[in-house]
RNA sequence: UAAUGACAAAGGCAAAGUCGGAGCAAUCCGGUGACGCAAAGCUAUAGGGACUGUACGGCAGUCAGCCAGUUGCUGAA
Numbered sequence: 001u002a003a004u005g006a007c008a009a010a011g012g013c014a015a016a017g018u019c020g021g022a023g024c025a026a027u028c029c030g031g032u033g034a035c036g037c038a039a040a041g042c043u044a045u046a047g048g049g050a051c052u053g054u055a056c057g058g059c060a061g062u063c064a065g066c067c068a069g070u071u072g073c074u075g076a077a
Stems, first nucleotide, its partner, number of pairs: 012037002017032006035065001041070003047067002049063005
């Protein structure tokens, strides 16, 4: 110096449920909540997959907390 890496330190995100709002819907936004997460950051015209709507044309949408791509914090023994 690099790799591995903890029951360490600091900080972050926030599932289900629930309340309010948007949408035909999937789903999204805000409050609450705390199942989990080292990428649960970012990417959905340009990978795969799932879901919704439909004029049934891969046509219009949604999902990154499904896989994937990409950037990336700490550092005991």

Description:
The RNA shown here (c-di-GMP-I riboswitch aptamer) has 77 nucleotides. The sequence was found by an Rfam model in a public genome assembly. Of the family's consensus pairs, 94% are formed in the model. Model confidence (mean pLDDT): 81 of 100.